A computed fold for a 413-nucleotide RNA from Candidatus Opimibacter iunctus, annotated as Bacterial RNase P class A. The prediction has a mean pLDDT of 76. Of the family's consensus pairs, 98% are formed in the model.
């Protein structure tokens, strides 16, 4: 200096002319204002709202998971512990982080290796009856048995690591210092944890395996939910329930019997069907007849549920005034962000408007041109991408143009 990658911000303005939606003024003509992001995707979390649901527990399912703090909430968000990892160099600068438990239980660790967690002896190493040999010596060969896990071998990982003593060879076997890990006391700190003493233990490593512990979770979605206007047929079927109306049998008690009284205005019933006559003729008025209850009487009504049926598809609200939005503002914080103070109001459609030219400034690109600063000319202005109740996050997609961090490469010191 060039490229490549992550992360953050911005992601365009003004004038004119025609056009389209909406919202003010106006009798009209017309005038004036506004008009798709940073993700508007996704529909993954949380909510505002609205309807319905809601005594509490219990299985099941799911989601979360170190401290604190923002925050309406969140599985976000910031700032710290820990714990890995890079770099510099002895203490710092950066990334990540799905961080409750592995001694509740189960299950996984391929190959390779003897042997993958109360798990081994393949090569070694020391012993070493007994045979044998020879230079006869606790020499030397072999080999039953037996001891070892310090050394080599495999592998990410082999039962903490480095020194000494020990020991037939050897082992935390003992000790010294370190390392982990448990209780316990001191000390700092809102916590998480960090330092430092005693004691005690040295049984890997996975839980975005299953599993166990704590907190924690009702549902549906604006095509939600609300009103209004038109219009047709609910005088249909079936059930309940209830207001009416009818009203026992049997029981009991009293009596000489006939009867009377209580259970009882209880319980069963009643809108059904057939017929005659009249009318406005699938119906209505009437008179009559029988099923059914054990028998007789009575033979009207209302409600509500379910089923069938029949109209209606038009408006209006919800809909944008807000957990707003902007300021080289101000305070309190490390910092997320809270609090004041100005100032503004920035789509609201309904098959869905928010565009088209032309020109200029910003900005980048090339060339000329100045000592520089700038100055003239030419050229691009490229992505992903479109609002549909609304708002905070998360994640996915991206052209430029800046600021930072990181790594290659090339040059110089």
């Nucleotide at each position: 200096a060039u490229c490549u990658g992550u992360g953050a911000u911005g992601u365009a303005u003004c004038u004119a002319u025609c056009g389209c939606u909406c919202c003010c003024u106006g009798a009209a003509g017309a005038g004036g204002g506004a008009g798709a992001g940073g993700a508007a995707a996704g529909u993954c979390c949380g909510g505002a709202c609205a309807g319905c649901g809601u005594a509490g527990g219990g299985c099941a399912c799911c989601g979360c998971a170190c401290c604190a703090u923002c925050u309406a909430a969140c599985g976000g968000a910031u700032g710290g512990g820990g714990u890995u990892c890079g770099c510099c160099c002895c203490g710092g600068c950066g990334a990540a982080u799905a961080c409750a438990g592995a001694a509740a239980g189960u299950g996984u660790c391929a190959c390779a290796g003897a042997a993958a967690g109360g798990a081994u002896a393949c090569c070694g190493c020391c012993c070493g009856a007994a045979a044998g040999g020879c230079u006869u010596g606790u020499c030397c060969u072999u080999u039953a048995g037996g001891g070892u896990a310090a050394g080599g071998g495999u592998g990410a990982a082999a039962a903490u690591g480095u020194g000494c003593g020990g020991u037939a060879a050897g082992a935390g076997c003992g000790c010294a210092c370190a390392c982990a890990u448990g209780a316990u006391c001191g000390g700092g700190g809102u916590g998480a944890c960090c330092c430092g003493g005693u004691c005690g233990u040295g049984a890997g490593a996975u839980a975005a395996a299953c599993c166990u512990u704590g907190c924690g979770g009702g549902c549906u979605g604006a095509a939600a939910u609300g009103c209004c206007a038109u219009g047709u047929a609910c005088a249909c079927u079936u059930c309940a329930a209830u207001u009416c109306c009818u009203g026992a049998c049997g029981c009991c008690a009293u009596g000489u019997a006939a009867a009377u009284g209580g259970c009882a205005c209880u319980a069963u019933g009643g809108u059904a069907u057939c017929u005659g006559g009249c009318g406005g003729c699938u119906c209505g008025c009437u008179g009559g007849a029988a099923u059914a209850u054990g028998a007789a009487a009575a033979u009207a009504g209302u409600u509500g549920a379910a089923g069938g049926g029949g109209g209606u598809a038009g408006g209006c609200a919800g809909c944008u005034a807000g957990a707003g939005u902007c300021g080289c503002g101000g305070c309190a914080g490390c910092a997320a962000u809270g609090c004041c103070c100005g100032a503004c109001c920035c789509a609201g459609a309904u098959a869905a408007a928010u565009g088209a030219u032309a020109g200029a400034u910003a900005u980048c690109c090339u060339g000329c041109u100045u000592u520089a600063c700038g100055g003239c000319a030419g050229g691009a202005c490229a992505a992903c991408a479109g609002a549909a109740u609304c708002c905070g996050g998360c994640u996915u997609a991206u052209c430029c143009a800046u600021c930072a961090c990181a790594g290659a490469u090339g040059c110089a010191u």
NCBI's taxonomy places the organism under Bacteria, Saprospiria, Saprospirales, Saprospiraceae, Candidatus Opimibacter.